Source information
The RNA shown here (SAM riboswitch aptamer (S box leader)) has 113 nucleotides and comes from uncultured Ginsengibacter sp. Lineage of the source: Bacteria > Bacteroidota > Chitinophagales > Chitinophagaceae > Ginsengibacter.
RNA sequence: CUUAUCAAGAAAGGCAGAGGGAUAUGGCCCGAUGACGCCUUGGCAACCUAAAAUGUUUUCGCAAACAUUAAAAGGUGCUAACUCCAUCCUGACUAACAGUCGGGAGAGAUAAG
Numbered sequence: 001c002u003u004a005u006c007a008a009g010a011a012a013g014g015c016a017g018a019g020g021g022a023u024a025u026g027g028c029c030c031g032a033u034g035a036c037g038c039c040u041u042g043g044c045a046a047c048c049u050a051a052a053a054u055g056u057u058u059u060c061g062c063a064a065a066c067a068u069u070a071a072a073a074g075g076u077g078c079u080a081a082c083u084c085c086a087u088c089c090u091g092a093c094u095a096a097c098a099g100u101c102g103g104g105a106g107a108g109a110u111a112a113g
Base pairs, nucleotide, nucleotide: 001113002112003111004110005109006108011041012040013039014038015037019030020029021028024087025086026085027084042079043078044077047075048074052069053068054067055066056065057064058063083107088104089103090102091101092100093099
């Protein structure tokens, strides 16, 4: 950089000791009843993947690709809150610059290439 996904799911113990929730602002939360982080063990999930079943397409055929289902041995990932929410553009409702519900963009995270 490209593609896909991001409303579901999944915690105990130990270490440590003050902030943390990506960044900025605002909100709202978590946190000395010890958060965040690190380690161990477990768990979740099914992106890649070993192995399997069914179907479709292509092929003379071998076979390949794709889809679905089930599984979980391996590589990652994840394991508070929708990616915690809003921010920029936009649609609907509304008397309304308030508010509510949507769509898109941007940013971010993860996987594969």
Its Rfam family is "SAM riboswitch aptamer (S box leader)". Gene Ontology term of the family: regulation of gene expression. Model confidence (mean pLDDT): 79 of 100. The RNAcentral record of the sequence draws on MGnify.